[in-house]
RNA sequence: UUUCAGGGCGAGGUGCAAUUCCUCACCGGUGGUAAAGUCCACGAGCCUGCUGGUUUUCAGCGGCAUGAUUCGGUGAAAUUCCGAAACCGACGGUAUAGUCCGGAUGAAAGAAA
Numbered sequence: 001u002u003u004c005a006g007g008g009c010g011a012g013g014u015g016c017a018a019u020u021c022c023u024c025a026c027c028g029g030u031g032g033u034a035a036a037g038u039c040c041a042c043g044a045g046c047c048u049g050c051u052g053g054u055u056u057u058c059a060g061c062g063g064c065a066u067g068a069u070u071c072g073g074u075g076a077a078a079u080u081c082c083g084a085a086a087c088c089g090a091c092g093g094u095a096u097a098g099u100c101c102g103g104a105u106g107a108a109a110g111a112a113a
Base pairs, nucleotide, nucleotide: 001113002112003111004110010024011023012022013021025099026098027089028088029042030041031040032039037087038086047063048062049061050060051059052058069085070084071083072082073081091102092101093100
C1' cells in the first nucleotide's frame, strides 16, 4: 500500500396491528490460553470530557462504564473438549426487536498478500 474482516425468526398462539408479546426455534467479531458468546485482553456500539473548526454537526485526543456459567467426566493441563442444565446481547424506528428496517456501499480489533 492493497484485499478481507458478524451470524441469526422457521412453526404455532393472541391481537385491528407483533419476524417486537407468549410457547418452541435460531445466532455467536478479534487476539491469548487445551479448541471459549459467558476467563483475560481488545474492537464495535452506547454514554461522556477536552481541543479545533464552518458550532446542526464534523475531526483529533482522552475517560470511565458497558452483558452473560455452573455441575459432572476425561486429562499433566480445559469456567475452552465431552455430557447436562443455565444465562447474555448498543442506539434510533415500529405493537415492546440479539434475529426486521436505519445510521452502515460506514468504522474497526485484527487477518492475509
FMN riboswitch aptamer (RFN element) from a pig gut metagenome, 113 nucleotides, folded computationally. Its mean pLDDT, the model's own confidence on a scale to 100, is 81. RNAcentral holds the sequence, with entries from MGnify.